[in-house]
RNA sequence: CGUACAUCGAGAGAGGCGCGAGGGAACUGGCCCAAAGACCGCCCGGCAACCUGGCUUCUCCGGAGCCAAGGUGCCAAUGCCAGCCCGCCGAGAGACGGGGACGAUGUAGC
Numbered sequence: 001c002g003u004a005c006a007u008c009g010a011g012a013g014a015g016g017c018g019c020g021a022g023g024g025a026a027c028u029g030g031c032c033c034a035a036a037g038a039c040c041g042c043c044c045g046g047c048a049a050c051c052u053g054g055c056u057u058c059u060c061c062g063g064a065g066c067c068a069a070g071g072u073g074c075c076a077a078u079g080c081c082a083g084c085c086c087g088c089c090g091a092g093a094g095a096c097g098g099g100g101a102c103g104a105u106g107u108a109g110c
Base pairs, nucleotide, nucleotide: 001109003108004107005106006105007104008103013044015043016042017041018040022033023032024031027083028082029081030080045075046074047073050071051070052069053067054066055065056064057063058062079102084099085098086097087096089094
């Protein structure tokens, strides 16, 4: 850069210090967090199992399970909800289900 694949309803401190006004990806409509200090940065703590590593096992080109040392990532609310399309229910508003778009993260790639 956002090309390919995968995952995104689970999980994890209202911890300490700093900063000082907005923040929850963009836009819109909601709804939340926030001077009792949010967001962000650092420290400590933790979660998880994408990659490396180790172990066990199988039907052994590979698969499954476990560990958690390392590389990332993550630690309010479903990616907080919704917007576009389809199906179904409904008089309607709308509810439910599926898909998409966009976004985030990992691995690979350029």
This is a predicted structure of a 110-nucleotide RNA (SAM riboswitch aptamer (S box leader)) from Rubrobacter xylanophilus DSM 9941. Its mean pLDDT, the model's own confidence on a scale to 100, is 85. Rfam family: SAM riboswitch aptamer (S box leader). About the family: The SAM riboswitch is found upstream of a number of genes which code for proteins involved in methionine or cysteine biosynthesis in Gram-positive bacteria.